[in-house]
A computed fold for a 72-nucleotide RNA from a Candidatus Woesearchaeota archaeon, annotated as transfer RNA. Its Rfam family is "tRNA". About the family: Transfer RNA (tRNA) molecules are approximately 80 nucleotides in length. Lineage of the source: Archaea > Nanobdellati > Candidatus Woesearchaeota. Its mean pLDDT, the model's own confidence on a scale to 100, is 85. The RNAcentral record of the sequence draws on ENA.

RNA sequence: GGGCUUGUAGCUCAGGGGUAGAGCGCUGCACUCGCACUGCAGAGGCCGCGAGUUCAAAUCUCGCCAAGUCCA
Numbered sequence: 001g002g003g004c005u006u007g008u009a010g011c012u013c014a015g016g017g018g019u020a021g022a023g024c025g026c027u028g029c030a031c032u033c034g035c036a037c038u039g040c041a042g043a044g045g046c047c048g049c050g051a052g053u054u055c056a057a058a059u060c061u062c063g064c065c066a067a068g069u070c071c072a
Base pairs, nucleotide, nucleotide: 001071002070003069004068005067006066007065010024011023012022013021018055026042027041028040029039030038048064049063050062051061052060
C1' cells in the first nucleotide's frame, strides 16, 4: 500500500428500508431479622464520523476513522 470482516445500551450480542431489542449489569419496590435468590417495575443507545439515494436509512451506496485478519 491492497483485499476481506467488524463498529448498535456499562459488557456480550440480535436486528439487513417504516422513527431499536435480548441476556448480564444498574436503580426502585415486594419477599427476608438482614443478605442472597426470586418476582414486578424502571432508567440507560437516535446505531463509529461525514455525505449521497429514498416519502422514509442502524439497514442501500461513497468517503474517512478505528479494531481484527490475509496478501505484498